This is a predicted structure of a 384-nucleotide part of an RNA (large-subunit ribosomal RNA, domain III) from Pseudidiomarina terrestris.
It matches the Rfam family "Bacterial large subunit ribosomal RNA".
The RNAcentral record of the full RNA draws on ENA.
Its mean pLDDT, the model's own confidence on a scale to 100, is 82.
Context: one part of a larger RNA
C1' cells in the first nucleotide's frame, strides 16, 4: 500500500420467547422466501465413527458462537430368508505333466481361480436418543439331518433335456398410482346457498396358502424298430404304425383366508420430552402407466455367453441292506457386513472448493412431455 481488496453463487429475511458473561448467525414459536425429475427419499462405489447423548470453546469454522462434520467422555451397528461367504462359470489370470528357450523365462493340456452374470427361502405392524425385511408381536417360507408310516430299482465326474439370452415395432389384458363422488369425524363468516351446490381432515393393508382366469406355447397317448448321442440306456434323436380331440405346460390380475392390527380423533396422566386407554368411516365410479403378463407376439439381419443348481437315462456296482419317492413330527441353519454421509461440508478435486460422481423411487394443476411454471410430502434460506 491499507483498515483497502476479500469473507466462495443475488434462494431473503423479519418479529417474539429461551439460554447465556455476551445472541444478526444457537434452540423454540409465528410470519416470509427457495427447491420440489430435487436443493426430497433409498442403494452401489468411496470414506471409516463423521452416527447418538452429556459436556467444553485454546485451536479448526474465512466474522461472533452459548453452535458444530471441532475438543473430551460415554453409548450405538443383533439376520436360516438382505448382501457376501458357498455352488457355477465369462473375459482374463495361474498352471502338474508337456513344448520352446543358453538361461532368466515364454506358451499351454488336465486342472484351479476369477462377477460386472446364473443358483433355496419373509412379509406386515410396533419399538430406540442412536439398529432394524436383523429386535418384539403376528403370520409365512426354504435347505439339511433324524425318526415313523406307506410305496419302491437305486446308482455318475458319463449321455440327453433344461438353464439359455439380439435389435426394432405393435396391439391387448391388468395393476401401482391419480381424480371424483359417497361415507365418517370436525368446523362454519349470513351476500343466492347453512336440513349445505360451503370448508378441513380421514377413507390404507403385505408375504404366504387355496383357486388357475385374460392370455401365451405345444396336438396328446401307446406299440414296434433303429449305421446317431465315443461304452450302455427304458433317456434324447431318426423310421414305421395304432388310438384319440382335447390334453399338458406356462400365466399377470381378481377372489377367499391371512386380518389380530392400523386408523382421523378423543379421555386421563405428565418431569411438557411424552406416556396409557378407547377408537368412526374404511365403499363406488372413472382415469391409468415408461410397471406386470412378457425371456410372450410380429418382424429384421449384423444371427445375438458359459457352466452349475434342476429333470431324466443308464455304466461300474449294490439289490432282506444301502438308496429313492410321498406325508407327518422333531432338531438344526455357522462365519463376515449392517452405525452415518452418498447430485455431498463426510467420496474424487491441497480447502466446510459455484467442478465431477453409476443405479432406484417419480404426488398435484396446466402441458405431447421425466420440457417449463407454480405446488405436496420432505428439505432448506447457501457461516460475515
Nucleotide at each position: 500500500g491499507a483498515g483497502u481488496a476479500a469473507c466462495g453463487a443475488u434462494a431473503a429475511u423479519g418479529g417474539g420467547a429461551g439460554u447465556g458473561a455476551a445472541a444478526a448467525a444457537c434452540u423454540c414459536c409465528c410470519a416470509c422466501g427457495c427447491c420440489g425429475g430435487a436443493a426430497g427419499a433409498c442403494c452401489a462405489a468411496g470414506g471409516u465413527u463423521u452416527c447418538c447423548u452429556a459436556u467444553c470453546c485454546c485451536a479448526u469454522g474465512c466474522u461472533a458462537a452459548u453452535c458444530a462434520g471441532g475438543g473430551u467422555a460415554g453409548g450405538g451397528u443383533a439376520a436360516g430368508u438382505c448382501g457376501g461367504c458357498c455352488c457355477c462359470u465369462a473375459a482374463g489370470g495361474c498352471g502338474a505333466g508337456g513344448c520352446c528357450g543358453a538361461g532368466a523365462g515364454g506358451c499351454g493340456u488336465a486342472g484351479u481361480c476369477g462377477a460386472u452374470g446364473g443358483g433355496a427361502a419373509u412379509c406386515a405392524g410396533g419399538u430406540u436418543a442412536a439398529u432394524a425385511u436383523u429386535c418384539c408381536u403376528g403370520a409365512a417360507c426354504c435347505g439339511a439331518u433324524a425318526u415313523a408310516u406307506a410305496c419302491u430299482g437305486c446308482g455318475a465326474u458319463g449321455g440327453g433335456g433344461g438353464g439359455a439370452c439380439g435389435g426394432a415395432g405393435a396391439a391387448g389384458g391388468c395393476u401401482a398410482g391419480g381424480c371424483a363422488a359417497g361415507c365418517c369425524g370436525g368446523g362454519u363468516g349470513u351476500u343466492g346457498g347453512u336440513a349445505a351446490u360451503c370448508c378441513c381432515g380421514g377413507u390404507g393393508a403385505a408375504a404366504g396358502u387355496a383357486u388357475g382366469u385374460a392370455g401365451g406355447u405345444u396336438g396328446g397317448c401307446g406299440g414296434c424298430u433303429u449305421a446317431g448321442g465315443u461304452a450302455a440306456a427304458u433317456c434324447c434323436g431318426g423310421g414305421c404304425u395304432g388310438c384319440u380331440a382335447a390334453g399338458a405346460c406356462u400365466g399377470a390380475g381378481a377372489u377367499a383366508c391371512g386380518a389380530g392390527a392400523c386408523g382421523a380423533g378423543u379421555a386421563c396422566c405428565u418431569a411438557c420430552g411424552g406416556g396409557u386407554g378407547c377408537g368412526a368411516a374404511g365403499u363406488u365410479g372413472u382415469u391409468g402407466a415408461u410397471g406386470c403378463c412378457a425371456u410372450g407376439c410380429u418382424u429384421c439381419c449384423a444371427g445375438g455367453a458359459a457352466a452349475a443348481g434342476c429333470c431324466u437315462c443308464u455304466a461300474a456296482g449294490c439289490u432282506u441292506c444301502a438308496g429313492g419317492u410321498a406325508u407327518a413330527u422333531a432338531u438344526u441353519g455357522a462365519c463376515c457386513g449392517u452405525a452415518c454421509c452418498c447430485g455431498a461440508a463426510a467420496c474424487c478435486g491441497a480447502c466446510a472448493c459455484a467442478g465431477g460422481u453409476g443405479g432406484u423411487c417419480a404426488g398435484g394443476u396446466a402441458g405431447a412431455g421425466a420440457a417449463u411454471a407454480c405446488u405436496a410430502a420432505g428439505g432448506c434460506g447457501c457461516u460475515u